Record summary:
Model confidence (mean pLDDT): 76 of 100. This is a predicted structure of a 385-nucleotide RNA (Bacterial RNase P class A) from Rhizomicrobium sp. Its Rfam family is "Bacterial RNase P class A". For this family Rfam cites "Ribonuclease P: unity and diversity in a tRNA processing ribozyme" (Frank and Pace, Annu Rev Biochem, 1998). By type it is a ribozyme. The RNAcentral record of the sequence draws on ENA.
RNA sequence: UCAGAUGGCCGGAUGGCCGCGGGGCUUUGCGCAAGCAGAGCUUCGAGGAAAGUCCGGGCUCCACGGAAACACGGUGACGGAUAACAUCCGCCGGGGGAAACCCCAGGGAAAGUGCAACAGAAAACAAACCGCUAAACGGCGAAAGCCGCAGCAAGGGUGAAACGGUGCGGUAAGAGCGCACCGCGGAUGUGGCAACACAGACGGCACGGCAAACCCCACCGGGAGCAAGACCAAAUAGGGAUGGCACAUGAUCCGUUUCCGGAUCGUCGUCCGGGUAGGUCGCGCGAGGCGGCAGGUAACUGCCGUCCCAGAGGAAUGGCCAUACAUCCACCGAAGCUUCGGCAUAGGUGGAGGACAGAACCCGGCUUACAGGCCGUCUGACGCA
Numbered sequence: 001u002c003a004g005a006u007g008g009c010c011g012g013a014u015g016g017c018c019g020c021g022g023g024g025c026u027u028u029g030c031g032c033a034a035g036c037a038g039a040g041c042u043u044c045g046a047g048g049a050a051a052g053u054c055c056g057g058g059c060u061c062c063a064c065g066g067a068a069a070c071a072c073g074g075u076g077a078c079g080g081a082u083a084a085c086a087u088c089c090g091c092c093g094g095g096g097g098a099a100a101c102c103c104c105a106g107g108g109a110a111a112g113u114g115c116a117a118c119a120g121a122a123a124a125c126a127a128a129c130c131g132c133u134a135a136a137c138g139g140c141g142a143a144a145g146c147c148g149c150a151g152c153a154a155g156g157g158u159g160a161a162a163c164g165g166u167g168c169g170g171u172a173a174g175a176g177c178g179c180a181c182c183g184c185g186g187a188u189g190u191g192g193c194a195a196c197a198c199a200g201a202c203g204g205c206a207c208g209g210c211a212a213a214c215c216c217c218a219c220c221g222g223g224a225g226c227a228a229g230a231c232c233a234a235a236u237a238g239g240g241a242u243g244g245c246a247c248a249u250g251a252u253c254c255g256u257u258u259c260c261g262g263a264u265c266g267u268c269g270u271c272c273g274g275g276u277a278g279g280u281c282g283c284g285c286g287a288g289g290c291g292g293c294a295g296g297u298a299a300c301u302g303c304c305g306u307c308c309c310a311g312a313g314g315a316a317u318g319g320c321c322a323u324a325c326a327u328c329c330a331c332c333g334a335a336g337c338u339u340c341g342g343c344a345u346a347g348g349u350g351g352a353g354g355a356c357a358g359a360a361c362c363c364g365g366c367u368u369a370c371a372g373g374c375c376g377u378c379u380g381a382c383g384c385a
Base pairs, nucleotide, nucleotide: 001381002380003379004378005377006376007375008374009373010372013323014322015321016320017319018318020045021044022043023042024041025040026039027038028037029036030035047356051367052366054365055364056363057362058361059225060224061223062222072221073220074219075218076217078090079089080088081087092106093104094103095102096101107216108215112214113213114210115209129156130155131152132151133150137148138147139146140145164182165181166180167179168178169177183205184203185202188199189198190197191196229281230280231279232278239272240271241270242269243268244267245266250265251264252263253262254261288307289306290305291304292303293302294301295300327352328351329350330349331348332347336343337342
């Protein structure tokens, strides 16, 4: 210098003018007051993802005597971190890469059921398309040999996958048929907290793949969500209690008719209780931010200091101007290269000009989106010293 890997941070800046939302202080008008309506000053006012609402918790209400089982859902190597987690850290195993490093939903396929398109002879109690063989047996033949019966799975071919690989022996040809090494299983030993690693008697090849198919094993799990929930509480209508007035010669009911009796039906107040509109709280001091020290490989934890940092209700956080800056485009263009047409670094002129996105109860994660920029660490190649 080039090509890559990985971690952290910023994500527009400064100034002026006007405006919006929350808080505090002062003050004006109205009002008996509670309060209502303004004015001035001051202070604070989006994010790294506020997003998707996927996972875990806080908080709130509902349900619930305890335990177990079943069903359903989730998680899945090991050790740790944490309020908790499907997150994070460390480590192990597997896969990819030359390396830095990256990826893994990473228990069980030797309990059972099931699945595998196309191609292929055959897709799981293996099979025989092309092939290989002619030892044995049978037939023909004088013989060589040919045919049949039969044997084989080495080679070819198909496939994502074909029932261990290489070599030697063996054989008619072959074959774990025998042997050596590798692979596989593995008593046991050593190391490690553990997952696991290393060594390995022995076995003699059996046991292919898929469990984000059913299933089996282990562990975990009540439900709903701030429109949770709590409090205050109009007008109108309706309910209850009580008082005044009216009251019948009425109506309805007490099964029907007559008599007797009882209750209710009207209107005007007072009080009580429930719900609605509306209002207040929940609602911003928190698993909080920053800095230092200590412990730990780390995730993280403890102590000390310091700071207060939007709150809300369908929703404020904006607009204009100026100045430079990152970046982009056009033109000119030293140096340099050139096939003499141009290409183009530094520089100059003019123009454009901020990515993804928008809190709504809160917090920890994950995932997804993101113009551009800054700071590290590491790997490889080349060059120079």
It is recorded under the gene name rnpB.